Predicted 3D model of a 266-nucleotide RNA (Bacterial large signal recognition particle RNA) from an Armatimonadota bacterium. Lineage of the source: Bacteria > Bacillati > Armatimonadota. The gene name in the source record is ffs. The coordinates come from a structure-prediction model, not an experiment, and the mean pLDDT is 82. It matches the Rfam family "Bacterial large signal recognition particle RNA". About the family: The signal recognition particle (SRP) is a universally conserved ribonucleoprotein involved in the co-translational targeting of proteins to membranes. The RNAcentral record of the sequence draws on ENA.
[in-house]
RNA sequence: CUGCGCUAAGCGGGGAGCUCGCCGUGCCCUGAACCCGCAAUCGGCGAUAGCGGGGCUGAAUUCCUCGCCUGCGGGCUUGCCUUGUGGGGACGGGCUGACACAUGGAGCGAAGAAGGCUGGGUCCUGCGCGGUGGCACAGGGUCAACCCCGCCAGGCCUGGAAGGGAGCAACGGUCCGCCCUCACUGCUGCGCGCCGCAGGGAAACCUGGCUGGAGCCACCAGUGUCGGUAACGCCUGUAAGGCGAGUUCAAAGGUGGGGUGCGCAG
Repeated sequence: CUGCGCUAAGCGGGGAGCUCGCCGUGCCCUGAACCCGCAAUCGGCGAUAGCGGGGCUGAAUUCCUCGCCUGCGGGCUUGCCUUGUGGGGACGGGCUGACACAUGGAGCGAAGAAGGCUGGGUCCUGCGCGGUGGCACAGGGUCAACCCCGCCAGGCCUGGAAGGGAGCAACGGUCCGCCCUCACUGCUGCGCGCCGCAGGGAAACCUGGCUGGAGCCACCAGUGUCGGUAACGCCUGUAAGGCGAGUUCAAAGGUGGGGUGCGCAG
């Protein structure tokens, strides 16, 4: 150096998560890579950190290791944007209440503003007058089968008779009551009155008079002050989505270096 047979080793790796930790099952990435059994109310282990069984390749372009480049994807931190959502605050704008001012507009004012004095009204109390309702008084009508009155036909009772007696209806009248009228009068009620008299009257308003002699008013706009309102801007927390930055782990790929055993035969 060649050939043969072995052995180590390899036949995927990574992220988050779980865990005291490791590996796996499940999820995600990478991308093509032996099979079977076990496993999330988990399975198996302990830094030599899946266990058990089987198979293939096999000391090298294929295994191990170091550096560099590129870098899927994930974790952490952080900034911004969008859309929601919780909270805050009347600072800005919006809307709104009250008050003030009187700059502009409108209106009133020398046919006299504000202010001052004063009469009347609206209001209250009492009385009167009138109106209207009721009652009384007054007038009229009607009114009792019998148990009201008068008179009592007929009939009845009594008597020898003359006569006497009770008495229904009708008629006349009346009681209780009912109806009508009620001018005048008396009492009384009234959510009545262009009515009258007297008294009261704080404020306000209306309407006159006198005085006064130039302002008045606050409707619109404006300004200011004090409030209200959280839909919005704003501040703050949070969720989802998006975009970006930093950091960390890192598959796959590329590249450069280093390392790798035993036996037999030629």